[in-house]
Model confidence (mean pLDDT): 75 of 100. Two RNAs folded together computationally: RNase P RNA and transfer RNA, 452 nucleotides in total.

Parts: sequence; structure tokens; C1' cells
RNA sequence: GAGUCGGCCAGGUGAUCGCUGCGAUGUCUAUUCGUCAUCGUGGAGGAAAGUCCGGGCUCCUUCGGACACGGUGCCAGGUAACGCCUGGGGGGCGCGAGCCUACGGAAAGUGCAACAGAAAGAUACCGCCGAUGCGCAAACUCCCCCUGCGGGAGGGGUCGCAGGCAAGGGUGAAAUGGUGCGGUAAGAGCGCACCGCAGACGUGGUAACACGGCUGGCACGGCAAACCCCACCGGGAGCAAGGCCAAAUAGGGAAGUCGCAGAGCAAUCUGCAGCGUGUGGUCCGAGCGUGACUUCCGGGUAGGCUGCUAGAGGCCGCUGGUGACAGCGGUCCCAGAGGAAUGGUCACCCACGACAGAACCCGGCUUAUCGGCCGACUCCU
RNA sequence: GCGAGAUAGCUCAGGCGGUCAGAGCGUCGGAUUCAUAACCCGGAGGUCGAGAGUUCGAGUCUCUCUCUCGC
Repeated sequence: GAGUCGGCCAGGUGAUCGCUGCGAUGUCUAUUCGUCAUCGUGGAGGAAAGUCCGGGCUCCUUCGGACACGGUGCCAGGUAACGCCUGGGGGGCGCGAGCCUACGGAAAGUGCAACAGAAAGAUACCGCCGAUGCGCAAACUCCCCCUGCGGGAGGGGUCGCAGGCAAGGGUGAAAUGGUGCGGUAAGAGCGCACCGCAGACGUGGUAACACGGCUGGCACGGCAAACCCCACCGGGAGCAAGGCCAAAUAGGGAAGUCGCAGAGCAAUCUGCAGCGUGUGGUCCGAGCGUGACUUCCGGGUAGGCUGCUAGAGGCCGCUGGUGACAGCGGUCCCAGAGGAAUGGUCACCCACGACAGAACCCGGCUUAUCGGCCGACUCCU
Repeated sequence: GCGAGAUAGCUCAGGCGGUCAGAGCGUCGGAUUCAUAACCCGGAGGUCGAGAGUUCGAGUCUCUCUCUCGC
């Protein structure tokens, strides 16, 4: 000088005027509540955001099963849980510190691959060969007699066909392991060496996986953020949840007791058909309710109160662990509104101040963000 | 707190990955008419909201943002 990773801060101090929660005192009120005043004290964030995941909490028949639907997807661990985090493995990038990674299965099945190309899953356009088989020109050999540039038989290529091949060309995003040597008519894992691949074995590791030699000439191309298969997970709705008090209007609910049959002295136990009942896809089982009688007045909309902030909480220390994290001890209380509070002015200082504002709570992820500080490390000079 | 959507100037198809970017209205040119409208013929007009990823290939599949609408 260039860079990588992790952590922290988010203008400060003082004065003054305001807003708001809580507490105390006083005032009004017969008292509580409430109003007003004074004093004390607390008052946005690292993302409070997006609502993308996961949980707490609350209500609903979350009891089980099947199908459907949705999600996750290397391994192990952490956690209340997760698609998050930590550590490790495989792959990729970087000289490096480091960074990225939807990374199960394509020999269960179905499907897709436009255009080009012969062929997109098992093919042959150009090309190579034509060893083998068939046909055949010339040379050559033999036979016949009508002695001719005659006929017949054999022979047989630099020929043709059948056929063989997948090396090369060409097409494409992708073309049936790669390189070399041998081999062959030409070729080809056809054979061999090395590399790759597959299989079982051994060793190390909890595992993913790694390494080693052995066996197999290679079969089984790609796509699952296509259907699908496998493994695991998921009940639904949401603080406008829910609880309490309770105008107006309409009108009907709530509690208790006794069921039927059988057993038994009784308490009690067993059995019982049908119908209804799911807060959120369907079905089945299980569960619950039912009918009659008696008694009582309650339920609930507007509105008000609550849920409401002490929590998987913060900070410090010790211990265990590579780490995420866990355990123990000490200490602190740190917004809680309901038209919705954290702002204005002045003075001084500097680095001249970004993104942005809680609304039930918490753990993550993602996105936005002026700048500054600290620590560890890498490369170059 | 929950749900839906964004494709031409406007209203909408396409949602099953490939020549699939289309329809109607509008607009432009031509033809017709004395002229205009209608009818007829032809053309232009699109980074499919933005950015990444999967794939040979994305309007379509996945993720993250932005905006709009509804309960």
C1' cells in the first nucleotide's frame, strides 16, 4: 500500500420550555375512580421495516389413523423451535487470509430436449473398409471347332452390391469414458499402461466421507427450482385472539335432577339404536351431547376495562465445550400508548450526524444505512 | 394481522419452459366518399414491475425487493 474476517458506536454536554407511563403529596369530590397542580423517576432501533420462516400466548373436539395438500433435503450437534446457528465433509472461486454452495434418488415409472443435426437414446449424412459372401471388366491358364478381335470353363482387381465400423468431418447446450501404445481389411476397451468410473472388501472417522490395494473393460448420457420416489416435519385461526363489566333494539337462554334394560340390599357397574357435533380439504374410528322434569334470569351489540409487558430478559464473573451453546453465582428493572408520547429553542465542541420510528411478545433471515473506532489475519514492497 | 395482483396507450389472454410474445379497443397509412363516420386492407407499438438463481434456454420455475388493490 492492497485486502479478509469479527465486534462496537449511531453526534455529545449544559440550560430551558413541552409531551407521555408510573409513584408520592396536595386540591375538587361523602369515598374509590377520576380532574388539576407540584416533586421524583422511566421514555424507540440495529434494523423498531418487510411479514419471509420458527415459537410462546389465546380460542376452537390439537385423541388416533388413512388419503390429499404444503414444506425441508450432504453429516453431526445447538435450540422452545426453525428453512436459523455452529463444527465437519464434498464441489467451485481466490496467490493467500478467506468466500460461495436448494448438495437425497435418473438400474421404480412417466415425461421433456425448440432450431440444427444421420441420430437427443440406442443412430449412420459425408466418410473409412470391403478381410468374408455374391456378381463382374481386363490380364493370364485350359478346353471345343465353323480357325474367328469365335464360344465355353477357370481365375480375379485399384470395380459394384450385401455387409462391417464409429476413428475422423459436420450439427448442437449436450453425441455413447480420456491420453498413448499395440492391434485390425478398416476400426473399436478389442488388448495393455496411466487417469476417470462402478462394485464389494479393509483401515480411519459417531457420520457425511477419505485413503488403500483388489475386481470389472465401462454397463447405467442430461434435466427432479418437470411429475414423481424416499426420509423427516406440519391440526386450524389469530391480540380485531381471548377474558370481564355492560346502554338501545330484537327475543330465549342457563343450571340441576331423573335416562331404558340387566346385575346388585345399596353405593355403583355393564350394555343400548338413531340423530347431532370439528376453527377452516375429505373420510373413518374414538370422544362429547341428546329425551323428560324442576328451578332461575340471563346472554350479548355499541361502549368501557383487561390481555400489556419481569422476559427462552440485560450486564458481570466462573465452569464445561473447537464452537453454536449450556450450567452456576452475583447484580439490574430498562417504553407500554389507544388519534397514538420521546420534540422545540439557545450556547459550546467535533468526526458535521445515514437508514429510519415500538403497538401482544420472543428467536432468526432478508432488505435500507453518513461515517467512525477496536481486535485478529493475509498478500506485495 | 391475512389475502390477491403487476404483460402494448387502455382492458385482458398466454401460467403445461422452446418460433409464443397475442386478442379487442385505440393509433398510423391506404382504399371508399363531394366530405366525415362506419365497413374493408395493411403497418407500427413490449426489455412481460426490478434484481439474482436453476436450466442449453425463463413471460412461465425458485428466492429477494418495489408498487398497487382487497379483507